This is a predicted complex of two RNAs, RNase P RNA and transfer RNA, with 409 nucleotides together. It holds a member of the Rfam family "Bacterial RNase P class A".
[in-house]
RNA sequence: UCAGGUUGGAGUGUCUGACCGCAGGCAGAGAAAGUCUGUCCUGAGGAAAGUCCGGACUCAUAGGGCAGGACGCCAGUUAACGACUGGGAGAAGUGAUUCUCGGUAAGGGCCAUAGAAACGUAAACCGCUCUGAAAAAGAGCAAGGGUGGAAAGGUGGGGUAAGAGCCCACCAGGGUCAGGGUAACCUGGCCGCUUGGUAACCUCCGUCUUGAGCAAGAUCAAAACGAAAGGUCAUAGGAUGCCCGCCAAAUUGAGUUUUACUCAUACCUUUCAGGUAGAUCGCUUAGAUAGAUGGUCAGGCUAGACAGAAUCCGGCUUACAGCUUACCUGAUACU
RNA sequence: GGCGGUGUAGCUCAGUUGGCUAGAGCAUGCGGUUCAUACCCGCAGUGUCGGGAGUUCGAAUCUCUUCGCCGCCA
Numbered sequence: 001u002c003a004g005g006u007u008g009g010a011g012u013g014u015c016u017g018a019c020c021g022c023a024g025g026c027a028g029a030g031a032a033a034g035u036c037u038g039u040c041c042u043g044a045g046g047a048a049a050g051u052c053c054g055g056a057c058u059c060a061u062a063g064g065g066c067a068g069g070a071c072g073c074c075a076g077u078u079a080a081c082g083a084c085u086g087g088g089a090g091a092a093g094u095g096a097u098u099c100u101c102g103g104u105a106a107g108g109g110c111c112a113u114a115g116a117a118a119c120g121u122a123a124a125c126c127g128c129u130c131u132g133a134a135a136a137a138g139a140g141c142a143a144g145g146g147u148g149g150a151a152a153g154g155u156g157g158g159g160u161a162a163g164a165g166c167c168c169a170c171c172a173g174g175g176u177c178a179g180g181g182u183a184a185c186c187u188g189g190c191c192g193c194u195u196g197g198u199a200a201c202c203u204c205c206g207u208c209u210u211g212a213g214c215a216a217g218a219u220c221a222a223a224a225c226g227a228a229a230g231g232u233c234a235u236a237g238g239a240u241g242c243c244c245g246c247c248a249a250a251u252u253g254a255g256u257u258u259u260a261c262u263c264a265u266a267c268c269u270u271u272c273a274g275g276u277a278g279a280u281c282g283c284u285u286a287g288a289u290a291g292a293u294g295g296u297c298a299g300g301c302u303a304g305a306c307a308g309a310a311u312c313c314g315g316c317u318u319a320c321a322g323c324u325u326a327c328c329u330g331a332u333a334c335u
Numbered sequence: 336g337g338c339g340g341u342g343u344a345g346c347u348c349a350g351u352u353g354g355c356u357a358g359a360g361c362a363u364g365c366g367g368u369u370c371a372u373a374c375c376c377g378c379a380g381u382g383u384c385g386g387g388a389g390u391u392c393g394a395a396u397c398u399c400u401u402c403g404c405c406g407c408c409a
Base pairs, nucleotide, nucleotide: 001331002330003329004328005327006326009325010324011323012322014300015299016298017297018296019295020294022043023042024041025040026038027037028036029035045306049317050316052315053314054313055312056311057213058212059211060210068209069208070207071206072205073087074086075085076084077083088101089100090099091098092097102204103203107202108201109198110197111196125145126144127141128140129139130138131137153171154170155169156168157167158166172194173193174191175190176189177188178187179186180185217281218280219279220278226272227271228270229269230268231267232266237244238243250265252264253263254262255261256260336408337407338406339405340404341403342402345361346360347359348358354392363379364378365377366376367375385401386400387399388398389397
């Protein structure tokens, strides 16, 4: 210098001034208002987004289980988590680094086409070898070829009629023993033990899991309906308080011989219940309930992205112009 | 704001126990039939299965992420 890595590591996310506006608060004015005034104060983000997880909060439900769902190497952090930190194993890369994660040796399912054969110690197409004069036929083999994404350990040597973990060395996996590590796991010895893939298929094992969501919900509370009580001929004052009365509403219907009384219905007043319309709270040092944070001019420097709160937090994911900056890797050149 | 569903050809829909070249009807084009048109008959074209990653030998189908559309809740 170039190319990368740190899932874009860390930070910033146009700024300054003037003028005109917007929302909330505070102070003042005003009878009051969703009113007016102000050299006053405050006013979007790193993701406010997606709503993918986890909580707080609220209401409903509450016995036990099944079903369903989520997560899944190990240890820790955390209020909690599917998040984060560190470690382990495998894979990719020259490397910095990144990605993935229980069990297929509990059981079941699936593996199209091709191929002899796709999991059962099953199978033999081209082949190899032996018997046989040869052919036919029989017996042995799975090394080579062929099919396939995948063919049952791999490479080399020995061995054999030809072959084969049949035997040996190294490598890969498995089992077991010893040592190390909190653990995942690692290292070494022994045993030829060699066993396909798929669990982002059913399932098994372990852990967690009641449901709905601020349009949750709480408080106050018209009108109408309902219940209860008192009333429904006329007159309205008594100085005032208390108290009495007035103010509203039927000369309705039925029963009794009548006066008058009783009952029913309607109406008036008051009270109550439920909680609809509506209002307030929930709601926030931004905090609305038609939803505020904008515009113009000038300048720095010409450009300035993605995008805008609606109960509140902790993460994840996705979008993002430009600028500043840290550490690490590889290559090349120079000193 | 919260919750749920859906996306396949120009249109309406099948196909989601993962497997052959993703099909059907209507529409479109061509040919036949007819004097001509329609009906009818035959043939053909048409898809990145909304986009992008992953799992798998293999994805419309399974998983994650993202975009659009629709519905419900005062």